């Protein structure tokens, strides 16, 4: 530090995924050892049991139980009883002191809290320093005895004692009260040693030590005030009555409405009070470059809470976790009367849940209570046990080893790979095992010497040193040191792309996978499973989760012309670190610097210690902050003064559809009345509905009434916008200019408010003339609730009063500087001009554009450039501008405005195609103008359908359908019945063998089966030739899959296109070049041009054919010559014709016109031939997954006594229909007879097959020439000449049926052509529609040819015969080129797509209601308390103590009524989502009525 995903590709907006880091986890799979730390995140859910707070006998009276002593006593002579408090202790008990600490937890709380940095009106047990003191009484009452009540907790009477336990007295430096006179308050001893003295004793004294009072300051520690900071929600905007303040009272330690009383009416809020919802806060912890975002386990510091809720007692401190009391829920125990508890200590159970440990050990260390002290207690703590929960470290061995082993897995079969791995040879021994040693963690206390301090003392305490010496829970652990052995010790996840890592083989849209994106329909690197890789490695995925990357909330660091995004416009209050010059003060903001704090750990740096490393530890930096001192004095900001360049005012001048009111004109529509006149009007694509002989339209002449103002008029003008149009009048508001005067920053911008706001709309009241929602009727159509037509009401005018939205658009907020220019236009002004006009200058308005910006389009001094101030708005599509809730309306409805769920995308600019019932241009038998068909019979083919055992398969819009197949009686033949084979019909390689073959027989339909008899050549003697031939390797498939392929084909299309190289523009995709102007059959050519060149295509080379020419001269020709004869038959010739080589010719080359040139036109010339001469072959990039796996090739599947192969028979030929393709035809341009004329191409030896003969004929017999310029096929028809036949179902047409023949052939029934007699069927020229041709064309005439024994041949594919008519022209169909425009389409309009219905599934809203939850009013009622009253009693105490009753307060509870908020609810209402449901076709093209608001 990025990457995937939106598209046919690009650029951008933009969301959504992903790769990194972390964790108090949890699951999955596996799991060697160790060290360091962690471990109910869930129900502050309810607990069995055990411990977690005692101690002091040196305060006391004592003496249960124990030890130990003393006296008796019994006897078993060492025991057992009784007494004795004497000792050492000590269960209860009085009193001290502790218990407010340490230990849990995170429910509450958004301010009483925390963090920071301040403050004054406090308290303080025990400690510290220093002060003064400890004197003299007194009655009590526990324990204990005696009763008594209860089950139990326990109460209760009476009786006895003691204190460091209660009370007075004396004393009071200081202390406390006061009216300054005064007056009020204390204690207690205990223990240890003692020389003198005293006393019987106890002791007294004396003295240390500990203790007790007062008072004073500390230290620590607590209480109390302030200031700042500390989550969401305006869909919560108004809250407070003790509430804000005073006065005075009570109260606290202590200021204070903290409490009364009384006056005053204030206080807090848009800088967010209240109200709701969430949270313990910090220090840090995680992540980040950081700024920030989350989070609040463990350690640390603060707060709060101990089953809920309230209260107080006691204390120095509690309104107390392990205390009390009262109320409630629960649980337990009860003899039913009552009583007992509180694990959010610590083990532990149950529950809950994806989840979190042992009913352990020790006070040995530190730390705490108590006690002089020994010493006790202490679930704090320090240890161990469990869990891979983190994080750290170590290890499962090292070297050597190629026969590159087996084995597995791939294979192209050759060989790769696993892979030096292994296994063998050498060597180590970590850690684990075993076995021996073995710590620091311990200083202390205690004992003693010595000095030192109090002191009378050598007692006793106390400090110092110095020497003995006692204690380890962890634990025989840490470590050390032997020994043996490679010996015990690897797994997980992933391999399509992101993101490192590929192949088989199952599966076959299934089973599955997927974090996005997507994979799976028979060749999956993406599903499984294997082999191999690749990553991490006692762990690995996976899942949740947090921050990253995401600048995707942008403070650092984003944006709003079209992508989300400027309020419809405006005035303006608060608010804006918003604000012109200049001067003085000040010192709030800055700025420098000093000092304080910013707890420790954490994190970063430099050391030290564990073998290292996590870990621990010393030291320092640093803690961005607050706080306070000091100083500057330029910005900023206050205050005070001055200036005019920003804004205002005055004056002159001008333009205007700029607002209200009023009054008027003409022109037209329609109505009304009269006149003319007379049959249609009117309306449409065409029509009808409607008007009109009752007299319409049409004219003409008067009138009536309402709305609107042609022309001018213009990208012209006012106006904030919406808007504003004849013309005149009155009233008013903005503006611009000139020049000079004045005021003196008075400005900008604007949440919230106020105002104005088209058009529909609504409400009253008028108006209504034309228009015209809704509604009637006609029409269109499948339908037509529309688009078109005739009508028509609301409504549109007016006047009040509402609504308040628009695509309210320049999709562009305002305000101000600052940055190149041309041109156009309206107002004003100055100059200069004799005019016309030129120039310059200030305000608008449009059009182009530099630089710059922009994603591109565009913008471009009137900016979307360059800044600055202020304000609104965005932050992924959908749900959704929608639900509920407010606010506003009379309604319609606006305004503000979400969640659930859904999706990987919605989007903008642009590029290239492709389309379009968009344009422009251009060509084509595309139409048009022709000629001739098809569609109507009959038939012949192919196909569909249907039929069948089987009618094998393939082809199907154009680009199937006389297609494949250029020959289906067996064969072909795949098909189908039936009959047989099984390494096999065929082919290779093969050990042996001598056959092989030929002839029979048998049975069979045939195939085949069974079976007889006959039997080899060559030779260098090694074999070889030929045949057969066992096992093997191997055949065989017309069996799928042309959507796995190859080749080869069709179509677009002979249409003229299609690209590259270098440059050159674009961020890019791409563009240009190929476009553009002419021209062409042509991307032909030329001109021009950011292009310049090039290659595939056109064109031309090729080939046939037209015309000369030169050579050649046979089997072909024959003009002369010449001979035969009537055959070019011969000599003979090369001259033509032809044959088959080579050349020659045509290039717009000349000539005229037009054009710049290419070209073009011309009954031009010349030429056989003229503008590509005609024809043919050739077919570009690429489209249809177009066709073909059955030509042939080939991957893969499949099948192997059969989907292979062989044989007989049948099928492929079936027939109601229905299409295509075609032949003969309907006749007289014609059939028939009869004579007669001229062809090309081609083909022949299992062929062609003449003469000749027979037959009416197919044909037959015959066999001459021909391997062909030779001989044969072979009479060419139509034409020509003559008959005939007269419009008729015919002397037209021939189907169809009879008979009877020929030919082929192994065989013509199914299912052959042919010939002959006979019969003679539809058809009389074809409906909608279509079809094909532009010249030797079409039409019409026959010959040939391949395939083949024959032939269903009317087909194919060649050949000549004769020989037309037409094209004005591109408006229309069709199909294509090229530009250019639109576009929501890229499977590409056969596209895309929209709403309702149906059907399922999900999450929501609404609702008769139901059910709960918290809070708050309001009244009932009130337990414990504390206070206040009043007070029986009582006393040694008298300013005392008190039961008890009452008042007010108040927890729980109870009623009422709203309001909030959850769940839940028959029916209902729109949403989303779901491969192939119905019904239209609204949007995208001009989407076939332009779309939208």
């Nucleotide at each position: 530090a990025g990457a995937g995903u939106u598209u046919g590709a690009u650029c951008c907006u933009g969301g959504c995924u992903c790769a990194g880091a972390u964790u108090g986890a949890a699951c999955g799979c596996u799991g060697g050892c160790g060290g360091c730390a962690u471990g109910c995140c869930u129900u502050a859910c309810a607990c069995a049991u055990g411990c977690a707070a005692g101690u002091c006998g040196a305060a006391c009276g004592g003496c249960a139980g124990c030890a130990c002593g003393g006296a008796g006593a019994g006897c078993u002579u060492g025991c057992u009883c009784u007494c004795u408090g004497g000792u050492g202790g000590c269960g209860a008990g009085u009193g001290g002191c502790g218990a407010a600490c340490g230990g849990g937890u995170g429910a509450g709380u958004a301010a009483u809290a925390u963090a920071u940095c301040g403050g004054a009106a406090c308290g303080u047990g025990u400690c510290c320093a220093a002060u003064a003191a400890u004197g003299g009484g007194g009655g009590a009452u526990a324990a204990c005895g005696a009763g008594u009540c209860g089950a139990a907790a326990g109460a209760u009477u009476c009786g006895c004692u003691a204190a460091u336990a209660c009370c007075g007295c004396a004393u009071a430096c200081g202390c406390c009260c006061u009216a300054c006179g005064g007056g009020g308050g204390a204690a207690a001893g205990c223990a240890g040693g003692g020389g003198a003295u005293c006393g019987u004793a106890a002791g007294a004294c004396c003295u240390u030590g500990c203790g007790u009072u007062a008072a004073u300051g500390g230290a620590g520690c607590g209480g109390c005030c302030g200031a700042u900071a500390u989550c969401u929600g305006a869909u919560u905007a108004g809250c407070u009555u003790g509430u804000u303040g005073g006065u005075g009272a009570g109260g606290u330690a202590a200021a204070g409405g903290c409490u009364c009383a009384c006056c005053a009416a204030g206080g807090c809020g848009a800088c967010g009070a209240u109200c709701a919802g969430u949270a313990g806060c910090u220090g840090g912890u995680u992540u980040g470059a950081g700024a920030g975002a989350a989070c609040g386990a463990c350690c640390a510091g603060c707060c709060a809470c101990a089953c809920u809720g309230g209260a107080a007692c006691u204390g120095a401190g509690a309104c107390a976790c392990g205390g009390u009391c009262c109320a409630g829920a629960c649980u337990c125990c009860u003899a039913c009367g009552g009583g007992a508890g509180g694990c959010a200590g610590c083990a532990g159970u149950g529950g809950g849940g994806a989840a979190u440990u042992u009913u352990g050990g020790a006070c040995a260390a530190u730390g705490g209570g108590g006690g002089c002290a020994a010493c006790c207690c202490u679930g704090a703590u320090c240890c161990a046990g469990c869990c891979a929960u983190u994080c750290c470290g170590c290890g499962u061995g090292a070297g050597u080893g190629a026969a590159g082993a087996a084995g597995g897995c791939c294979u192209u079969c050759g060989g790769g790979u696993u892979g030096u791995a292994a296994a063998g040879c050498u060597c180590u021994u970590u850690c684990g095992c075993a076995a021996g040693g073995g710590a620091a963690g311990a200083a202390a206390a205690c004992u003693u010497a010595u000095g030192a301090u109090c002191g009378a003392a050598u007692a006793a305490a106390u400090c110092a040193u110095g020497a003995g010496g006692u204690u380890g829970a962890c634990g025989g652990u840490a470590c050390c040191u032997u020994g043996a052995u490679a010996a015990g010790a690897a797994g997980c996840a992933c391999c399509g792309g992101c993101u490192a890592a590929c192949u088989a083989c199952g599966u076959g849209c299934c089973a599955g996978c997927a974090g996005c994106c997507g994979c799976g329909g028979u060749a999956a690197u993406a599903c499984g499973u294997a082999g191999g890789g690749u990553g991490c490695g006692a762990g690995c995925g996976u899942u949740a989760a947090u921050c990253g990357g995401a600048a995707u909330u942008a403070c650092u660091g984003g944006g709003c012309g079209u992508a989300a995004a400027g309020c419809g416009u405006g005035c303006g209050c608060a608010g804006g670190c918003c604000g012109g010059u200049u001067a003085u003060a000040c010192a709030a903001g800055a700025c420098a610097g000093g000092c304080g704090u910013g707890a420790a750990a954490u994190c970063c740096c430099c050391g030290g210690g564990c073998u290292u490393a996590a870990c621990c530890u010393g030291g320092g930096a640093a803690u961005g902050g607050c706080g306070u001192c000091u100083g500057u004095g330029a910005c900023u900001g206050u205050a005070u003064g001055a200036c005019u360049a920003g804004a205002g005012u005055g004056u002159g001048u001008c333009a205007g559809a700029g607002g209200g009111g009023g009054g008027u004109a003409g022109a037209a529509u329609u109505c009304c009345a009269c006149g003319u006149g007379u049959a249609g009007c009117a309306g449409u694509g065409a029509a009808a509905u409607g008007c009109g002989u009752a007299g319409a339209u049409a004219u003409g002449u008067g009138g009536a009434g309402g709305a609107a103002u042609a022309c001018c008029a213009a990208u012209g003008g006012c106006g904030a916008a919406g808007g504003c149009a004849g013309c005149c009048c009155c009233c008013u508001g903005g503006g611009a200019u000139a020049a000079c005067a004045c005021u003196g920053a008075c400005g900008c911008u604007c949440a919230u408010g106020c105002a104005c706001g088209a058009a529909a709309g609504c409400g009253u009241g008028g108006g209504g003339a034309g228009c015209a929602a809704a509604c009637a009727g006609g029409a269109u159509u499948a339908g037509a609730u529309a688009c078109c037509c005739u009508g028509g009401u609301a409504g549109u005018c007016c006047a009040c009063g509402c609504c308040c939205u628009a695509a309210a658009c320049g999709a562009u907020g305002c305000c101000g500087a600052c940055u190149a220019g041309u041109u156009g236009u309206u107002g004003g002004g100055a100059a200069u001009u004799u005019a016309c006009a030129u120039u310059c200058u200030c305000a608008g308005u449009a059009a182009c554009g530099u630089a710059g910006c922009u994603a591109a389009c565009g913008c471009g001094u009137g900016a979307a450039g360059u800044c600055g101030g202020c304000c609104g708005c965005c932050u992924g599509g959908g749900g959704a501008g929608u639900a509920c809730g407010g606010u506003c309306g009379c309604a319609a409805g606006a305004u503000u405005a979400a969640a659930a769920c859904u999706c990987a995308a919605a989007g903008g600019a642009a590029u290239u195609g492709a389309c379009g019932g968009g344009g422009a241009c251009c060509c084509g038998c595309a139409c048009a103008a022709g000629c001739g068909g098809u569609g109507g019979a009959g038939c012949a083919u192919g196909u569909g359908g249907u039929u069948u055992a089987a009618u094998u398969c393939g082809a199907u819009g154009a680009u199937a359908c006389g297609c494949g197949a250029g020959g289906a009686a067996c064969c072909u033949u795949a098909c189908c019945u039936g009959g047989g084979c099984u390494a096999g019909a065929a082919u290779g390689c093969g050990a042996g063998u001598g056959c092989c073959u030929g002839u029979g027989u048998g049975u069979g339909a045939a195939a085949g089966c069974a079976u007889a008899c006959a039997u080899u050549c060559c030779u260098u003697c090694g074999g070889g030739a030929c045949a057969c031939a066992a096992a093997g390797c191997a055949a065989g498939g017309u069996g799928c899959u042309g959507c796995a392929u190859g080749g080869c084909u069709g179509u677009c299309g002979u249409c003229a296109g299609c690209u590259c190289g270098u440059g050159c523009c674009g961020u890019g995709a791409g563009g240009u070049g190929u476009u553009g102007g002419g021209u062409u059959a042509a991307g032909u050519c030329c001109c021009g041009c950011a292009a310049c060149g090039a290659g595939c295509g056109c064109a031309a080379c090729c080939c046939c054919u037209a015309u000369c020419u030169u050579c050649a001269g046979u089997u072909g020709c024959c003009a002369g010559c010449a001979u035969u004869u009537a055959a070019g038959g011969u000599g003979g010739g090369g001259a033509c014709u032809c044959u088959g080589a080579a050349g020659a010719g045509a290039c717009u080359g000349c000539c005229g016109g037009c054009g710049u040139a290419a070209g073009c036109c011309g009954c031009g010339a010349g030429g056989a031939a003229g503008g590509u001469g005609g024809g043919g072959a050739u077919g570009a990039u690429g489209u249809c997954a177009a066709g073909u796996c059955a030509u042939c090739a080939u991957g893969g599947c499949c099948u192997u006594u059969a989907u292979g192969c062989c044989c007989a028979g049948g099928g492929c030929u079936a027939c109601a229909c229905a299409c295509g393709u075609g032949c003969u035809a309907c006749a007289a341009u014609g059939g028939c007879c009869g004579g007669u004329a001229c062809a090309a191409c081609g083909g022949g030896u299992c062929g062609c097959g003449a003469a000749g003969c027979u037959g009416u004929g197919a044909a037959g017999c015959g066999g001459a020439g021909c391997c062909a310029a030779u001989c044969c096929u072979a009479u060419a028809a139509a034409g020509c000449c003559g008959g005939u036949c007269u419009c008729a179902g015919u002397u037209c047409g021939g189907a169809u049926u009879g008979g009877a023949g020929u030919c082929u052939g192994g065989a013509a029934c199914u299912c052959g052509a042919c010939u002959c007699c006979a019969u003679g069927a539809a058809g009389g020229u074809g409906g909608a529609a279509u079809c094909g041709c532009u010249a030797g064309u079409a039409a019409u005439c026959g010959c040939g040819c391949a395939u083949c024994a024959g032939c269903c041949a009317u087909g194919g594919c060649g050949c000549g015969g004769u020989g037309a008519a037409u094209a004005c022209g591109u408006u229309c169909c069709c199909g294509g080129a090229c530009c250019u425009u639109g576009u929501a389409c890229a499977c590409a309009c056969c596209g895309c797509c929209c709403g309702u219905c149906a059907a399922g599934c999900c999450a929501u809203g609404g609702g008769a209601g139901c059910u709960g939850g918290g809070g708050g009013u309001a009244c009932c009622u009130g337990a414990a308390g504390a206070u206040g009253g009043u007070g029986a009693c009582u006393u040694u105490a008298c300013u005392g103590g008190g039961a008890g009753c009452u008042a007010g307060c108040u927890a729980a509870g109870g009623u009422a009524a709203a309001a909030c908020u959850a769940g839940u609810g028959a029916c209902u209402g729109g949403g989303g989502c779901u491969a192939a449901g119905u019904c239209g076709u609204a949007a995208c093209a001009a989407g076939g009525u332009a779309a939208c608001c």
A computed fold for a 1493-nucleotide RNA from an uncultured bacterium, annotated as small-subunit ribosomal RNA. RNAcentral holds the sequence, with entries from ENA. It matches the Rfam family "Bacterial small subunit ribosomal RNA". Its family is annotated with structural constituent of ribosome and ribosome in the Gene Ontology.